[in-house]
Context: one part of a larger RNA
Parts: sequence; C1' cells; structure tokens
RNA sequence: UCCGGCGACUCAUAGGAAGUGGGUUGGUUAAGGGAACCCACCGGAGCCGUAGCGAAAGAAAGUAUUCAUAGGGAAAUUGUCACUGCUUAUGGACCCGAACCUGGGUGAUCUAUCCAUGACCAGGAUGAAGCUUGGGUGAAACUUAGUGGAGAUACGAACGGACUGAUGUUGAAGAAUCAGCGGAUGAGUUGUGGUUAGGGGUGAAAUGCCACUCGAACCCAGACCUAGCGGUUUCUCCCCGAAAUGCGUUGAGGCGCAGCAGUUGACUAGACAUCUAGGGGUAAAACACUGUUUCAGUGCGGGCCGCGAGAGCGGUGCCAAAUUGAGGCAAACUUUGAAUACUAUAUAUGACCCCAAAAUAUGGGGUCAAGGUCGGCCAGUGAGACGAUGGGGGAUAAGCUUCAUCGUCGAGAGGGAAACAUCCGGAUCACCAGCUAAGGCCCCUAAAUGACCGCUCAGUGAUAAAGGAGGUAGGGGUGCAGAGACAGCAGGAGGUUUGCAUAGAAGCAUACACCCUUGAAAGAGUGCGUAAUAGCUCACCGAUCGAGCGCUCUUGCGCCGAAGAUGAACGAGGCUAAGCGAUCUGCCGAAGCUGUGGGAUGUAAAAAUACAUCGGUAGAGGAGCGUUCCGCCUUAGAGGGAAGCACUCGCGCGAGCAGGUGUGGACGAAGCGGAAGCGAUAAUGUCGAC
Repeated sequence: UCCGGCGACUCAUAGGAAGUGGGUUGGUUAAGGGAACCCACCGGAGCCGUAGCGAAAGAAAGUAUUCAUAGGGAAAUUGUCACUGCUUAUGGACCCGAACCUGGGUGAUCUAUCCAUGACCAGGAUGAAGCUUGGGUGAAACUUAGUGGAGAUACGAACGGACUGAUGUUGAAGAAUCAGCGGAUGAGUUGUGGUUAGGGGUGAAAUGCCACUCGAACCCAGACCUAGCGGUUUCUCCCCGAAAUGCGUUGAGGCGCAGCAGUUGACUAGACAUCUAGGGGUAAAACACUGUUUCAGUGCGGGCCGCGAGAGCGGUGCCAAAUUGAGGCAAACUUUGAAUACUAUAUAUGACCCCAAAAUAUGGGGUCAAGGUCGGCCAGUGAGACGAUGGGGGAUAAGCUUCAUCGUCGAGAGGGAAACAUCCGGAUCACCAGCUAAGGCCCCUAAAUGACCGCUCAGUGAUAAAGGAGGUAGGGGUGCAGAGACAGCAGGAGGUUUGCAUAGAAGCAUACACCCUUGAAAGAGUGCGUAAUAGCUCACCGAUCGAGCGCUCUUGCGCCGAAGAUGAACGAGGCUAAGCGAUCUGCCGAAGCUGUGGGAUGUAAAAAUACAUCGGUAGAGGAGCGUUCCGCCUUAGAGGGAAGCACUCGCGCGAGCAGGUGUGGACGAAGCGGAAGCGAUAAUGUCGAC
C1' cells in the first nucleotide's frame, strides 16, 4: 500500500414555535403516599389561563400623562397538559488535534560543581636554584669544571581529548571508523562512596548540563483545559435553491443586524407589455455666468525716451486693465439639453382546449402558469472571478486596482472558439428517427473542389507603429492637346566681354538697368561649370510622329519597415483559392426544438385526464430502504436442515427485496408498533491479518 473490524450531531434539564393527541363543566399536578415491582389510585401546595393600565399609592373596561375628556402611549384579550421532530440556552455538547498554566510527587547509576577515600602517568631529552673544586679578592663580587635535578618545560606511548579530511548517512554505530592532530607531573586523569532538585540546582558562562528530554526535567492529577484554526463526519429517491453586498465590531480568513434561500400562513391584485403624465441636469452642446485660452482693433494704467526750473507736454516697433470682433477648453462652469432609468395613472391578463359560429373576427365555458405586501419557523453566505458598458486610481499599462449597471462562471453538462471556468445554448429518462443554433461544408473531419460579381500575387491571408515607395484596381479636381500635346531629333544667334564695380566679373560673386538687330525661334539669361574664358543645359522655336500626356486629392487590397535564444504566430496537410469584399441557394451541425415511448412534481385529496415543470454547490423541505434489541401476533417456520457463505434467476427509479441450487449445522422470519452504542472509499484516523 491493500483487506477486514471499530470510528463522529448524543443525553439531561429548561425555553420557543410547529405537528399530533387528551380534557375543555378551564387545563394540569409537584414532592410525597400507594403497592412484591411497575402502574392504577390518592395528593390542588403550585403553575398557565380568565384584564389591562400606571414608577407607585391606586383606580379599573378602562388606565397613565395633563389644567384639560386636547393630543399621544400601551390595553380592550383567549386556553391548558402531554408526545414527536426542529431549534435555543447550560453542561466535554458532532468527533479528533495543541503549544501552555497550576498542584503533588520521582530523579545527580548520564552529566555539572563540591566532599571523603583510593588508583594511574613507558621511555629517553633539557639541565634552574643550591653545593663542591680550581682561578680571583684585603674580604667579596665575578668566573672555570663538576655535582645537583627545578619546571602550569620540550619530544613521545598508555590515558584523557577532538583541529582537518574521507567513509558512513534505511550506518557495523540514535555521533562511529580510518588517516593525520593538540595535552600527556598537571587548573592532570580515574575507581568507589557521598552532597546540591525544577518559581530549583550546577555552570573556567555555551542558555551549557540536570538519565538519547532543557529559554525551564520527568510522572500523575486539574483535564474530554481552551482552539474565531486545521482535518473528518457513514443508506436512497424527489421538489426548491442561494451568497461572496450594506452597517457595526481591538473588526478585517471571526461575529451581530439587514439583504438574498427554504418552508408554512394571512392579505392584496396585479407581473410583463403598451399608452399617457411627470420631475431631472447626465451624454451632447454652448460660452450667457464662474474660471481658463489664441489672434486682431481701441487702449485706462505702467515702463522707456525726449523737452522743460517746475507744473506739465510730447513720442514709443515695450507690458497691458477694460471693452469690441473672430476662435477654443472645463469632474468640482451652464443661457441649453437628450436616449435610458425612475415615479404615477389608464388600458389590457397570457397560453392551450371545448362549444356556438365558421373564411376570419367575435361570444360563452374549462384547464394551467405568472406578481406584490406583512407574519411564524429555520439555513447558508458576508475571500468572489472574468466579460460588456459608464467612471476613479495607474502611464485612457497590467490576467492591475476600486465603484456603478448587466451577463456568465461560481453552483452549468452538451456543441462551437485547434487545446481554453468566464464568449454562443440550459442535460427528467430511453431511441441505430427528424429540424435547427453558434460555427462550418478540399483532406484529416459530418456537410458545396456550389453559383455569380469584383479585389489580392504578398503564401498577404495566417501578428505590429511612425515612416517610405512610378505595386495594383477604382473615384474626384485641375492643366496641356488634330491651330498636333508628351517623349525622342535639330537649332538656341549678332551688337556684346552691355554699362557699373572688380585683381578678374565674358548670361550665371554683388547692385542697377534689362535695350536693339537677324530671324521659325533664342532671356543683357534657368541650372551645372571656369581664376576669368571655355564647355554642358534650360527658357523659346522648327521638322518628324499621331492621341492622349502631366499635376494633385482620395478609396480598396497589397510591399518595405519586421532581430532571440530546442522547431512552434493557418490546429496539420496543403491552398492562387481551399484568401479578401458583396450577393444567392443548398447542406452539415448540440443533451436546443420536434417525433415515439416511460417516470416524477405542481394545480390536485383516490383514479382518469389536461397543462406547466423536472441542471444544480452551500443550504432547506418531503418520502422511503436497511441494521440491532423489545412488545403484540403466540411467535409462522426449522436436523424432512435455521442463520451465515458462494453461485444464479427475477422484482423495485433507488436504498434494497424475494426465489432456486450448493455449502453450512442451530436457530429464527413476515405483519403492526416501540427503542437506538443504527448505515464509512476518506480524519498523515485506530486495532488486527498478509
């Protein structure tokens, strides 16, 4: 792990409302008595009810407030005793789970300190003081050679320790092994016996150690401590079905009240829709107010400048109030002002069936469904998520955050979106029947290699911006053009290098002027170029050609811009449509709808029948199945074979229930009731087997 057993909403006492029953001549006893026991029967103390009001005296169908009969307040009523389930309170209170706290004890055979009494430390090394000899001195000091044997001395075993590395890590071992390592006559090590005890001891001090336990040992008890926390909570079917919000909270993952669920009543007549009538100050708009803002005109006042001894006068291309004209902006602006929403009145119920009528309309009858308000009982929820719209915050960022109004998920399966809680549609059950939704119809893959008109050549489709471009298909405007446009070919001259200026200036540095001639035409020159010339080119013109050619705005679809880490941006193949934009007709496609059959719930109490309904977490309600024991039946049955077990057949929506065969070898059903140690795939549950 698996299999089997056990394993969690109970009991007592009080309260509440509901259901059922007894009495109602109001109901009922408690302790106690009674009796073999339990009842029966006594026992009326007490309790509830029969009257409320007021703080009370009190008065009383009234009372209290009050000057008041004014007004307001509460009252003007209807029961009781049991049983059952539900629920509340108090108790361990559905079960399991702390870390702790307190009391009383047990521990120093481990370990910490201390006490008493014992034991132990191979070997060699170093060589302090002192002493002796010699030298030395007046005597010393000093010195030589010996002797001597000090030391928290050095090296190094036992012994005790534990610095490094490896191994080991379900170990050989709940701390070791191996190789090295530091101490090793000392503050040394160690045997035995003893001392100190938990609010404490001991500590060369690490919060260390005090029996594998130490920021307060262990054992028992208070104790089923408490747990707003975590986990678990056992049979079936049917109906309904939430919330993740507001306010408050030493409150924020908990509670209380309200909101939303269920169930059970009472009352009401509307719900949805349409019409009508309202108030509004949002969107938009506007600038009349409050602010803000650009330009122009006039321009108070100021600055600057000038004149003047001063008063003052004048000028101004500066700033600029106010005002005029034109043009903008606003959540905290409004002369205006929607759509929705909200409130109210009125009208009208909706669907189906039957009858009359029949082409309908219309009339009568029946069935079903639907709203709201106020109560009783009694839940869960009070972490929400995404999408759409309107906002705030943020960066008009976030799969961001926070509001409002909706939707879905949550609690919703099925089909589509490749895959995909939140985007389309709501699963009572069965069917090898049909029609559709979204989305699709070349192949994977069900259905059009459909029709028709365009576009796209980029595999765009099948990811992206500013910006860029004779891509391509359209639309608009405008210019030139058979008196010949556009493109290509030829010419483009002379006075003259005009004059001025200049170092030079010759069409082409700069300033002025810009004439004349020849001509088909040609500027005192459009650009390039030279030091200046030169050279090229343009304007302009000729011939040739023969019909469109330029510029600009705009629409559709494309192109470039386009760089990332395994290959990954049509779901794949592949596609020039099987891409994009219109139009049209078919078809496929779901648990949707229909068809056929079955079931359940509601109206609705039995049957029949009609209509409607039957997704569902938390949760509420209803109806049942089964287990053990007890009562009645007298227990049916049972060695001519009980229970149990195995296999099998049938019934029931299901929990389950009957039958048969075998095994088994002694108990044990149905029916009607009662009582519970009453149902386990889950608690790192618990015990047992393997």
The part of an RNA shown here (large-subunit ribosomal RNA, domain II) has 690 nucleotides and comes from Papaver somniferum.
The RNAcentral record of the full RNA draws on Rfam.
The source organism's lineage runs through Eukaryota, Viridiplantae, Mesangiospermae, Papaveraceae and Papaver.
Its mean pLDDT, the model's own confidence on a scale to 100, is 82.